[in-house]
């Protein structure tokens, strides 16, 4: 230099053909149980603003297509693998 793959909450991973993003786990927070703890069970848990209702933003970054994009297209970044 060329080619291929990967990038989603704190973390591991889903999201079928473009149609409610984050299911399901782990972790964390609160509670139950216990003399106390562990284990187990229940509830909550992306971010910002707000007392709340709610609003806005959020799939590596920036653009494009579309009524609608994690998904399709382009460029770029990082990492992994292959070729030279």
């Nucleotide at each position: 230099g060329c080619c291929a793959g990967u990038a989603u909450g704190g973390u591991g991973a889903a999201a079928u053909u473009g149609g409610u993003a984050g299911a399901c786990g782990c972790g964390c927070u609160g509670g139950a149980c216990u003399c106390a703890a562990a284990a187990u069970c229940c509830a909550g848990u992306g971010a910002u603003g707000g007392a709340a209702a709610c609003a806005u933003c959020g799939u590596g970054u920036c653009g494009g297509u579309u009524c609608a994009a994690g998904u399709c297209c382009g460029a770029c970044u990082a990492c992994u693998g292959g070729c030279a």

A computed fold for an 84-nucleotide RNA from a Mollicutes bacterium, annotated as transfer RNA. The coordinates come from a structure-prediction model, not an experiment, and the mean pLDDT is 81. Rfam family: tRNA. Its family is annotated with triplet codon-amino acid adaptor activity in the Gene Ontology. Rfam classes the family as a transfer RNA.